[in-house]
RNA sequence: GGGUCCAUAGUUAAAUGGUAUAACUUCGGUCUCCAAAACCGACGUCCUAGGUUCGAUUCCUAGUGGGCCCG
Numbered sequence: 001g002g003g004u005c006c007a008u009a010g011u012u013a014a015a016u017g018g019u020a021u022a023a024c025u026u027c028g029g030u031c032u033c034c035a036a037a038a039c040c041g042a043c044g045u046c047c048u049a050g051g052u053u054c055g056a057u058u059c060c061u062a063g064u065g066g067g068c069c070c071g
Stems, first nucleotide, its partner, number of pairs: 001070007010024004018054001026042005047063005
């Protein structure tokens, strides 16, 4: 330099155009003499900027960061 894949919650991952979801973590509660476990509940997220569309995490373009391959 060329090709290819990825970027979503604190972490790991779903969501094939229609109000973004689960598990773990954290916090609160129930239970217990206390704690753990278990159960109930809460908080919290689409890499950035444009474009298409009534509507974009999703499609298109550019950028940023990362992985792999070729040279």
This is a predicted structure of a 71-nucleotide RNA (transfer RNA) from a Patescibacteria group bacterium.
Model confidence (mean pLDDT): 82 of 100.
Rfam family: tRNA. It is annotated as a transfer RNA.